RNAcentral holds the sequence, with entries from Rfam and Ribocentre. SAM riboswitch aptamer (S box leader) from Pedobacter sp., 103 nucleotides, folded computationally.
[in-house]
RNA sequence: UACUUAUCCAGAAAGACUGAGGGAAAGGCCCUGUGAUGUCUUAGCAACCUGUUGAUUAAUAAGGUGCUAAUUCCUGUCCGCAACGUAGCGGAGAAGAUAAGUG
Numbered sequence: 001u002a003c004u005u006a007u008c009c010a011g012a013a014a015g016a017c018u019g020a021g022g023g024a025a026a027g028g029c030c031c032u033g034u035g036a037u038g039u040c041u042u043a044g045c046a047a048c049c050u051g052u053u054g055a056u057u058a059a060u061a062a063g064g065u066g067c068u069a070a071u072u073c074c075u076g077u078c079c080g081c082a083a084c085g086u087a088g089c090g091g092a093g094a095a096g097a098u099a100a101g102u103g
Base pairs, nucleotide, nucleotide: 001103002102003101004100005099006098007097008096013042014041015040016039017038021031022030023029026075027074028073043068044067045066048064049063050061051060052059053058072095077092078091079090080089081088
């Protein structure tokens, strides 16, 4: 960096330093000097891989990752339903994130 598969309405933050942006991108809408972002420390969540037990649906541990504002914050494309004071609901898709595997 590309591809494949799975998951994405659950869950979980304090401190130190830094000092103005951040939420992927576009449009919205939000967060932010009552401290964004980043780094570090400590803590936590989860259970994809992994270990153990059991036997393939499970239980358990937490070694490798990941995560700890808002459903992936919402939407964009297609289909269906509803509404016609003009916005809603559902399904699929795209894009993205994470894990595992392959090249």

Source information
Model confidence (mean pLDDT): 83 of 100.